[in-house]
RNA sequence: AUCGGUCUUCGGGGCAAGGUGAAAGUCCUUACCGGCGGUUACAGUCCGCGAGUCACGAUUUUUUCGAGACAGAACCGGUGAAAUUCCGGUACCGACGGUUACAGUCCGGAUGGGAGAAGAUUGAU
Numbered sequence: 001a002u003c004g005g006u007c008u009u010c011g012g013g014g015c016a017a018g019g020u021g022a023a024a025g026u027c028c029u030u031a032c033c034g035g036c037g038g039u040u041a042c043a044g045u046c047c048g049c050g051a052g053u054c055a056c057g058a059u060u061u062u063u064u065c066g067a068g069a070c071a072g073a074a075c076c077g078g079u080g081a082a083a084u085u086c087c088g089g090u091a092c093c094g095a096c097g098g099u100u101a102c103a104g105u106c107c108g109g110a111u112g113g114g115a116g117a118a119g120a121u122u123g124a125u
Stems, first nucleotide, its partner, number of pairs: 001125010017029003031105002033094002035049004044092002052070003056066003074090005096108003
């Protein structure tokens, strides 16, 4: 230095104001938010990953594990060696269940899980 084992810690933000209404943090005007790795240079919208849903297999069941399917969105101009990442402008997107009324922002599964980050220790080369 590379690869692996064990353990510890960390690991998601957001409707102020107004309107309609019997009722809306759910509709309308408007406001606000942006996980992780990569990328010649900083990314919600590029390439992937995670969370979520579905069915299948293993498991006595719960749980868990494995492999699979589904699953969102960006352009224009500028600078530059290099940017769909920066600057300027204008757009767009956001699981499932719940609810006196349709939810990215409220409540719930979740004091959960998690991509991964940092560190300790140990083994091999």
FMN riboswitch aptamer (RFN element) from a Candidatus Zhuqueibacterota bacterium, 125 nucleotides, folded computationally. Lineage of the source: Bacteria > Pseudomonadati > Candidatus Zhuqueibacterota. Its mean pLDDT, the model's own confidence on a scale to 100, is 80. It matches the Rfam family "FMN riboswitch aptamer (RFN element)". Gene Ontology term of the family: FMN binding.